[in-house]
RNA sequence: GCCGUUAGCUCAGUGGGUAGAGCACCGAGCUGCCAACUCGGAGGUCGCAGGUUCGAAUCCUGCACGAGGUG
Repeated sequence: GCCGUUAGCUCAGUGGGUAGAGCACCGAGCUGCCAACUCGGAGGUCGCAGGUUCGAAUCCUGCACGAGGUG
């Protein structure tokens, strides 16, 4: 100096406009039972603190943590 930090996990969302998917989890249906499958649900103050803005995950500043490359 560059990249990353968003749900339990893996990750989307970056011309600023009420935050999402898959898996996992819970419930129901189906089944003699389980799995699979179908339907539904819960779960996040978007790493922290400030700033700009009517409005910030998104733009700006500082800090923290993590990975890699180069000198």
Source information
Model confidence (mean pLDDT): 80 of 100. The RNA shown here (transfer RNA) has 71 nucleotides and comes from a Vicinamibacteria bacterium. Taxonomically the source falls in Vicinamibacteria (Bacteria, Pseudomonadati, Acidobacteriota). It matches the Rfam family "tRNA". The sequence is in RNAcentral, with records from ENA.